[in-house]
RNA sequence: GCCCUCGUAGUUCAAUGGAUAGAACGACUCUCUUCUAAGGAGUAGAUCGGGGUCCGAUUCCUCGCGAGGGCG
Numbered sequence: 001g002c003c004c005u006c007g008u009a010g011u012u013c014a015a016u017g018g019a020u021a022g023a024a025c026g027a028c029u030c031u032c033u034u035c036u037a038a039g040g041a042g043u044a045g046a047u048c049g050g051g052g053u054c055c056g057a058u059u060c061c062u063c064g065c066g067a068g069g070g071c072g
Stems, first nucleotide, its partner, number of pairs: 001071007010025004018055001027043005048064005
């Protein structure tokens, strides 16, 4: 330098054109308990950035940024 894959809660993953972006673990609050843990109920929390297509974009296109891999 070229090619491929990927980027979503704190973490690990879903959502492949439609809806309130969902789950587990974690955090916080309440409950339970003599206390802690476990259990039960609840709350908050995310789409890497710009542009484009579309009635509608996490999803498709493009340019960047970043991560991983391959070739030279």
About this RNA
Predicted 3D model of a 72-nucleotide RNA (transfer RNA) from Candidatus Azambacteria bacterium RIFCSPLOWO2_01_FULL_44_84. It was read from a public genome assembly. Its Rfam family is "tRNA". Gene Ontology term of the family: triplet codon-amino acid adaptor activity. Its mean pLDDT, the model's own confidence on a scale to 100, is 81.